[in-house]
RNA sequence: UCAUUGCUACAGCCGAGCGCACGGACAUGAGCUGUGCGGCGGGGGACCCACGAAGGACUGGGGUGAAUCCGGCACUGCCGGAGGGAGACUUCCUCCUCCCAACCCGUCAGCUAACCCCGUAGGCUGCACAGGAAGGGUGG
Numbered sequence: 001u002c003a004u005u006g007c008u009a010c011a012g013c014c015g016a017g018c019g020c021a022c023g024g025a026c027a028u029g030a031g032c033u034g035u036g037c038g039g040c041g042g043g044g045g046a047c048c049c050a051c052g053a054a055g056g057a058c059u060g061g062g063g064u065g066a067a068u069c070c071g072g073c074a075c076u077g078c079c080g081g082a083g084g085g086a087g088a089c090u091u092c093c094u095c096c097u098c099c100c101a102a103c104c105c106g107u108c109a110g111c112u113a114a115c116c117c118c119g120u121a122g123g124c125u126g127c128a129c130a131g132g133a134a135g136g137g138u139g140g
Base pairs, nucleotide, nucleotide: 010126011125012124013123014122018038019037020036021035022034023033024032026029039120040119041118042117043116044115049110060108061105062104063103064102068082069081070080071079072078073077083100084099085098086097087096089135090134091133092132093131094130
């Protein structure tokens, strides 16, 4: 001097995944963990409405989530189209880059007031600095 890795700080991104209070452990902390309340998120659950003939066969059906559908190929992958989603104040438009997974319930659930139940994780980035319009905020 350069590269890589770990830790810490700061600033941020996806996501509902945040705040406050009290307790516990010991390694005494801006941490871990438990409970409660609030906020945020999700599920179940009437009338009405919607669906709704019977029987058989089959690969039943449903939920969280943007993560679906269709076509093609040299097919456990790739390509394309449509659609959906993310990207440093917010919204809209255009452009650019990227993603379209994973998991759960267990034969059962349309909507749904009251009511009941559950979650509050995890994973990343290091100039994030494309343009226009409107608005907001901070600093001078």

The RNA shown here (c-di-AMP riboswitch aptamer (ydaO/yuaA leader)) has 140 nucleotides and comes from Gemmatimonas sp. The sequence was found by an Rfam model in a public genome assembly. The coordinates come from a structure-prediction model, not an experiment, and the mean pLDDT is 79. The source organism's lineage runs through Bacteria, Gemmatimonadota, Gemmatimonadia, Gemmatimonadaceae and Gemmatimonas.